[in-house]
Molecule: TPP riboswitch aptamer (THI element)
Organism: Phycisphaerales bacterium
RNA sequence: GAUCACUGCACGGGGCGCGGGUCUGAUGGCUCGCUGAGAUGCACCCGUUGAACCUGAUCCGGCUCGCACCGGCGGAGGGAAUGCAGAUGGUCGAUCGU
Numbered sequence: 001g002a003u004c005a006c007u008g009c010a011c012g013g014g015g016c017g018c019g020g021g022u023c024u025g026a027u028g029g030c031u032c033g034c035u036g037a038g039a040u041g042c043a044c045c046c047g048u049u050g051a052a053c054c055u056g057a058u059c060c061g062g063c064u065c066g067c068a069c070c071g072g073c074g075g076a077g078g079g080a081a082u083g084c085a086g087a088u089g090g091u092c093g094a095u096c097g098u
Stems, first nucleotide, its partner, number of pairs: 001092005006086005011047004016041001017034007053078003059072004
């Protein structure tokens, strides 16, 4: 000096389900619970080294009251096409000294 990781700020991308009770003519509201980073949060996750997230998909098999979860589909097709600052650490390089 370069780069990676980390933190902060800014910018950009993304998701928000399931079950019980209750109210309602109904859409839906309220409330309790489940999973999860997050279930609408001044939050959370992700930004190409991209399984954040979307599509196929009201998909297939297992499991569950159901969601969730596991396997498949599948490293299939898409997907934000990044800046600045900070201190420490890793890696690589350059120079100097011994």